[in-house]
């Protein structure tokens, strides 16, 4: 000293959908992808950006879906601080 790199405190942002099956019908149970699919002292993200719009889009793929890809270098969209790393500069001591 803060270009960068990871941690840790704080704050702060965000998503919860599809199926199947009950004696449920504001419900429970099982199965899909997924970090997270209703609840949690989680998860996930804070610019190498979660997620939202567009979108009751478009191609494919599923039982079925915001499952996958495209759109997408697209429009939006939430940050400080520590200390450690590490970089310079000087002194000091070894080889």
């Nucleotide at each position: 000293g803060c270009c960068c790199g990871a941690u840790u405190c704080a704050a702060g942002g965000g998503g919860u959908g599809c199926c199947c099956g009950a004696u449920g019908u504001u419900u429970c149970g099982g199965g899909c992808u997924g970090a997270g699919a209703u609840a949690a002292u989680a998860c996930c993200c804070u610019c190498u950006a979660a997620c939202c719009u567009g979108a009751u889009c478009c191609g494919g793929a599923u039982u079925a879906u915001g499952c996958c890809g495209g759109c997408g270098u697209a429009g939006g969209g939430a940050u400080g601080g520590a200390a450690c790393g590490c970089a310079u500069a000087u002194c000091a001591a070894a080889a």

Notes: TPP riboswitch aptamer (THI element) from Prevotella communis, 95 nucleotides, folded computationally. Its Rfam family is "TPP riboswitch aptamer (THI element)". Rfam's curators write: Vitamin B(1) in its active form thiamin pyrophosphate (TPP) is an essential coenzyme that is synthesised by coupling of pyrimidine and thiazole moieties in bacteria. The sequence is in RNAcentral, with records from Rfam. NCBI's taxonomy places the organism under Bacteria, Bacteroidota, Bacteroidales, Prevotellaceae, Prevotella.